[in-house]
Transfer RNA from a Candidatus Woesearchaeota archaeon, 73 nucleotides, folded computationally. Its Rfam family is "tRNA". The family's RNA type in Rfam is transfer RNA. About the family: Transfer RNA (tRNA) molecules are approximately 80 nucleotides in length. The coordinates come from a structure-prediction model, not an experiment, and the mean pLDDT is 82.

RNA sequence: GGGCCCGUGGUCUAGCGGCUAUGACGUUUCCUUCACACGGAAGAGGUCCCCAGUUCGAAUCUGGGCGGGCCCA
Numbered sequence: 001g002g003g004c005c006c007g008u009g010g011u012c013u014a015g016c017g018g019c020u021a022u023g024a025c026g027u028u029u030c031c032u033u034c035a036c037a038c039g040g041a042a043g044a045g046g047u048c049c050c051c052a053g054u055u056c057g058a059a060u061c062u063g064g065g066c067g068g069g070c071c072c073a
Base pairs, nucleotide, nucleotide: 001072002071003070004069005068006067007066010025011024012023018056027043028042029041030040031039049065050064051063052062053061
């Protein structure tokens, strides 16, 4: 230098143009216990990496950029 793939709460992850972005773990509060653990209930936490475009409508499609991974030179 060239090609391909990936980027979504603290971590991992679903989503394949349309109702309020999904779940698990973690976390907070409450219940339970003499207490802890386990278990149960409820809550908080996301500008979907950034900018622009297409569209009535974009996490999703297109272009550029940034970051990460793999391959070729």